[in-house]
Molecule: Guanidine-I riboswitch aptamer
Organism: Porticoccus sp.
């Protein structure tokens, strides 16, 4: 001054929305425990369909480069086998740093630390 490597899965969490579960509401329609309440108007429980809320804690779903755990890789460095020497296989101990970031788009129902993107850009 230049190369190369700074990596990969799983599970979780911050975080997100709203496909499907629930949940609330709204319409239709029915239901009945000494004949629900009070014959009837009405009103109140149950239940099926079909609509709307995600400013509805959730359950299912997504889900971090700069979050976390654990596994595997690479790299050093040492015993053991192993060989005429290498190669190789196993095991032990280190390492695997640093990281301030829009707008904007883009996927799935859809939104977000997803993805563009360790980018624009800043120090």
């Nucleotide at each position: 001054c230049a190369a190369a490597u700074a990596g990969a899965g799983c599970g979780c969490u911050a975080g997100g929305g709203u496909u499907c579960c629930g949940a609330u509401u709204c319409a239709u329609c029915g239901a009945a425990a000494g004949u629900c309440u009070u014959u009837u108007c009405a009103g109140g429980u149950c239940g099926a369909u079909g609509g709307g809320u995600g400013u509805c804690u959730g359950g299912u779903c997504c889900g971090a480069g700069a979050g976390c755990a654990c596994u595997c890789g690479a790299c050093c460095u040492c015993u053991c086998a192993g060989u005429g020497a290498u190669a190789u296989g196993a095991g032990g101990g280190g390492u695997u740093a640093c990281a301030c970031g829009g707008c904007g788009g883009g996927a799935c129902a859809a939104a977000a630390g997803c993805c563009c993107g360790g980018g624009a850009g800043a120090c």